[in-house]
RNA sequence: GGGCCCGUAGCUUAGUCUGGUGGAGCGUUCGACUGAUAAUCGAAAGGUCCCCGGUCCAAAUCCGGGCGGGCCCA
Repeated sequence: GGGCCCGUAGCUUAGUCUGGUGGAGCGUUCGACUGAUAAUCGAAAGGUCCCCGGUCCAAAUCCGGGCGGGCCCA
C1' cells in the first nucleotide's frame, strides 16, 4: 500500500440481510422477603447505536468519506 470482517447501556451482546417504538443477560440503585446476610422476587436508572455527510415521510439498519480494532496479502 491492497482485500475482508467488526464497532449498539459500565461489561457481554440481540436487532442490520428485508428501514417503521433500541431489547436481553450480568452489574448498579431502590423495595419485598430475613433476627441479619446471601439467595430469590419486583421495580427503576443507565444508549449522540464510533464520527461526519447523503438518500428517504422516516436510518442502529441503505450509500459515501473518516476514525479505531482484528485477520490475510504484498
The RNA shown here (transfer RNA) has 74 nucleotides and comes from a Candidatus Micrarchaeota archaeon.
Its Rfam family is "tRNA".